[in-house]
Predicted 3D model of a 72-nucleotide RNA (transfer RNA) from an uncultured Lachnospiraceae bacterium.
The coordinates come from a structure-prediction model, not an experiment, and the mean pLDDT is 82.
Order: sequence, then C1' cells, then structure tokens
RNA sequence: GUGGCUAUAGAAUAAUGGCUAAUUCGGCAGAUUGUGGUUCUGCACAUCCGGGUUCGAUUCCCGGCAGCCACC
Repeated sequence: GUGGCUAUAGAAUAAUGGCUAAUUCGGCAGAUUGUGGUUCUGCACAUCCGGGUUCGAUUCCCGGCAGCCACC
C1' cells in the first nucleotide's frame, strides 16, 4: 500500500429497523448473619466519531479514528 473483520456499562457477551438497549460477573445500598462469606432485594453505569436513508437506526449506506487478520 491492497483486501477483509471488529467496535455496545468496569469486564465478558446479547439485541428481525419498533429501545424505556438485555444477561452474567463486578460496583454501591439494604435485608439475612455474632463478624465475614453465601443467599435475597433494590440502585447506578454503555451503542467509537461525523454524516445519510427512514415515521423510526445498535442494526442499513458513506466517510473518519482505533484494533485484529491475510496479502504485498
């Protein structure tokens, strides 16, 4: 340089164009417990960036940044 793939809570993953974005672990608070752990309840935290299509975009299209793979 060329082609392809990926990007979503602190971490790991979901999500036919209908979202009030879900699950597990983790965090915080409470209950339980002599204390801790376990268990239960509740709470907070996220769609890489900029445009476009659409009534409606995590999803589709274009461009950009970053990472990974292959080729050169």